[in-house]
Molecule: transfer RNA
Organism: Candidatus Uhrbacteria bacterium
C1' cells in the first nucleotide's frame, strides 16, 4: 500500500430502512435451617467517528479511526 470480513449493553452476539434485543453478567425479590441451583422483576446503549442521501439511518453511499484475516512492496 490493496481486497475480504468485523466495531450495537460489563462480556458473547443478534437485528440489514419504520419502538435498538436475547444470553451471560450485575441489582432487587420468592424458595431454603444456611448456600447453592430454580423462578420473577429491574436497571443499564452517543450502535467506532464525522458528513451525505431519505419524510425517516444500527441498516444505504463517502471520508477517517480501531482489531483480524489474505496479497503485495522493502529489507
Nucleotide at each position: 500500500u490493496c481486497g475480504g470480513g468485523g466495531g450495537u449493553a460489563g462480556c458473547u452476539c443478534a437485528g440489514c430502512g419504520g419502538c435498538a434485543g436475547a444470553g451471560c453478567a450485575a441489582g432487587g425479590g420468592a424458595c431454603u435451617g444456611u448456600u447453592a441451583a430454580u423462578c420473577c422483576c429491574u436497571g443499564g446503549g452517543u450502535c467506532g467517528u464525522g458528513g451525505g442521501u431519505u419524510c425517516g439511518a444500527u441498516c444505504c453511499c463517502c471520508a477517517c479511526c480501531c482489531c483480524c484475516c489474505g496479497a503485495g512492496c522493502c529489507a